Bacterial RNase P class A from a soil metagenome, 395 nucleotides, folded computationally. It matches the Rfam family "Bacterial RNase P class A". Gene Ontology terms of the family: tRNA processing, dimeric ribonuclease P complex and ribonuclease P activity. By type it is a ribozyme. Rfam's curators write: Ribonuclease P (RNase P) is a ubiquitous endoribonuclease, found in archaea, bacteria and eukarya as well as chloroplasts and mitochondria. Its mean pLDDT, the model's own confidence on a scale to 100, is 76.
RNA sequence: AGCCAACCGGGCGGCCGCGUCGAGGCCCUGGCGACAGGAUCUCGCCGAGGAACGUCCGGGCUCCGUAGGGCAGGGUGGUGGGUAACGCCCACCCGGGGUGACCCGCGGGACAGUGCCACAGAGAACAAACCGCCACGACGGGGUCGUCGAGAGACGGAACCGGCGCGGCAAGGGUGAAACGGUGGUGUAAGAGACCACCAGCACCUCCGGUGACGGAGGUGGCUAGGUAAACCCCACCUGGAGCAAGGUCAGACAGGAAGCGUCCGAGGGCUGCCCGCCCGAGCUUCCGGGUAGACCGCUGGAGGCGUGCGGCAACGUACGUCCUAGAUGGAUGGUCGCCACCCGCGACCGGGUGACCGGUCCGGGGACAGAACCCGGCGUACAGGUUGGCUCGU
Numbered sequence: 001a002g003c004c005a006a007c008c009g010g011g012c013g014g015c016c017g018c019g020u021c022g023a024g025g026c027c028c029u030g031g032c033g034a035c036a037g038g039a040u041c042u043c044g045c046c047g048a049g050g051a052a053c054g055u056c057c058g059g060g061c062u063c064c065g066u067a068g069g070g071c072a073g074g075g076u077g078g079u080g081g082g083u084a085a086c087g088c089c090c091a092c093c094c095g096g097g098g099u100g101a102c103c104c105g106c107g108g109g110a111c112a113g114u115g116c117c118a119c120a121g122a123g124a125a126c127a128a129a130c131c132g133c134c135a136c137g138a139c140g141g142g143g144u145c146g147u148c149g150a151g152a153g154a155c156g157g158a159a160c161c162g163g164c165g166c167g168g169c170a171a172g173g174g175u176g177a178a179a180c181g182g183u184g185g186u187g188u189a190a191g192a193g194a195c196c197a198c199c200a201g202c203a204c205c206u207c208c209g210g211u212g213a214c215g216g217a218g219g220u221g222g223c224u225a226g227g228u229a230a231a232c233c234c235c236a237c238c239u240g241g242a243g244c245a246a247g248g249u250c251a252g253a254c255a256g257g258a259a260g261c262g263u264c265c266g267a268g269g270g271c272u273g274c275c276c277g278c279c280c281g282a283g284c285u286u287c288c289g290g291g292u293a294g295a296c297c298g299c300u301g302g303a304g305g306c307g308u309g310c311g312g313c314a315a316c317g318u319a320c321g322u323c324c325u326a327g328a329u330g331g332a333u334g335g336u337c338g339c340c341a342c343c344c345g346c347g348a349c350c351g352g353g354u355g356a357c358c359g360g361u362c363c364g365g366g367g368a369c370a371g372a373a374c375c376c377g378g379c380g381u382a383c384a385g386g387u388u389g390g391c392u393c394g395u
Base pairs, nucleotide, nucleotide: 001392002391003390004389005388006387007386008385010340011339012338013337014336015335016334018047019046021044022043023042024041025040027038028037029036030035049369053380054379056378057377058376059375060374061243062242063241064240068276069275070274071273073239074238075237076236077235078092079091080090081089082088093107094105095104096103097102108234109233113232114231115228116227117226130173131172132169133168134167136165137164139162140161141160145156146155147154148153181199182198183197184196185195186194200224202221203220204219205218206217207216208215209214247297248296249295250294256288257287258286259285260284261283268280269279270278271277304323305322306321307320308319309318310317311316342366343365344364345363347362348361349360350359351358352357
C1' cells in the first nucleotide's frame, strides 16, 4: 500500500415514566357461599437488533373434502457434497481479472427449428466486391524498332499510359464489437487450404488420472466452424392453493321486505388457472332496510445458544456438559441529569523536535442505521465510530 475473515454497536449511577407476569393492599360487580371477574395503588423479576428492516427465496405450523390424470403456468441450470428445505452454504472444475493475497461469472443446448445482429460499411451468414490486383477485347495516346523509298515520307508496330466493356481474384486497403483460421512457402495472369510444412482450434478414436465436472498424452479426419437462449425455443429436474386478519372456542346484537332463478330435466358450491374426473347439494343472486366492531386459545423452549471431544479439507454432523423468562393488540421496551470512555476542531495553553509533526491539560461540539407482532434457515439492503486475527506486494 492492499486482500480476506471474525466481532463490538457505549459503560456506571440518580430521578421520572411504560408493558407482561408474580405477590400484597383497597374498591366495584356477580354469587347463599367457597370463589370468579374488573378498576386502581405498592413491591419484585424480566423487557428489541445485527440488521428486529425489505418481504426476495426456503421450511415448520394451520386451513382448504388428503389435492388423481392431462394441459397451461412458474422456478432451477458446471460437478460433488451439506441441510428440514432452498434460488442458501462448502469444496472442486471451467472461463475472465489482478505482480500477488484474492476477486468476479443468470456457468445446460447455437450441427432440432425460427428470429435478431444498431451505427458504420460494398457486404452481417449456405456472404460481398467500394478502393485495389490481373487476363482478354475494341478505342485513344505513345512511338524504341522493322519494311519500302534517292529523299521528303509512307505502312506496320513492341514496351508503356489512359479511361471503357466483359470477366477472374479475395492477397492488400478501408468499416465494424464481429468480415468465414495464423505464419512461411509452392503455385498462378493475379490469387486463394488450390496444395505443402508448422501452429491454433474443431470432431472422432485409444490410453492414463479423477466419484464427477474435467485434465493430460497419442492418433485419425476434413481443412475452419461468427455472436445472441437475462429472444422464442429444446433438454433435464422441481412445483396444489391460501396464509396467524391462518385457524379454533366462548359471549353478545339485529327485523325484516321486494324481485329473479332453482329443488333430481338440479340452482348453487368445493377440489389449483383451465379441462377431464370426483364430491356436496336446497337453496342461491340482486336491491332496500337493520345489527356487531368483544374476550380467550393459537403465542413462543426452539431444525435454540455456548464450550469441549470425535468424524469431515470444509459446509456440517454427532456425543457430553452448560445456559435460557419480550409477547404488546392504537400496539410497552423511553426521557432527563451527572461521571467515565470514544470521535471531531486552521480552538487556547504547556512540553518535546531544526522541521513535518507528536504528547498532555482545558474549552466547544458529536453519537449512526434502525425498532419485535406465529416461529425458524438464508439472501439482499442500511449503518456514526471502533476492535481482533490471518495473509499478500513494495522498500